[in-house]
RNA sequence: UUCUUAUGAAGAGAGGCGGAGGGAAAGGCCCGAUGAAGCCCGGCAACCCACUGAUAUAUUCAGGAAGGUGCCAAUUCCUACAGAGUGAAUGUACUCUGAGAGAUAAGAA
Numbered sequence: 001u002u003c004u005u006a007u008g009a010a011g012a013g014a015g016g017c018g019g020a021g022g023g024a025a026a027g028g029c030c031c032g033a034u035g036a037a038g039c040c041c042g043g044c045a046a047c048c049c050a051c052u053g054a055u056a057u058a059u060u061c062a063g064g065a066a067g068g069u070g071c072c073a074a075u076u077c078c079u080a081c082a083g084a085g086u087g088a089a090u091g092u093a094c095u096c097u098g099a100g101a102g103a104u105a106a107g108a109a
Stems, first nucleotide, its partner, number of pairs: 001109007013041001015040003021031003026079003042072003047068002049064001051063004076101001081098007
C1' cells in the first nucleotide's frame, strides 16, 4: 500500500507544557486567546488478548482489563451518487434506505 471481515446515535479532565490553529479531502456548518494543533499525565471503551467461569463444545456466552491498538466537541458534524416517501409546484425543502468515501480493529498478501 492492497484485499477480506466486523463496527460506528453510547462513553471519556474546569490537569500540566504549549502557543494558532483545528474538524480527512470539496462545499457547508462549526470549534478555538473563556485558549487550537502537538507532547505529558488522566480517562473511556472492550477490537485483539493474559486470565476466570458457564455450557448447546460453537466463527458460543458472561466476566476481566495485565498486555497490543483505538478513542476522549458536534451521528463518521452534515452533504455529495442511486432509490423511495411527504410537502410545494418548474426547481426547491424535509425524512428514510442503500451505495461510495473515509476511520478503527483483526486477519491475509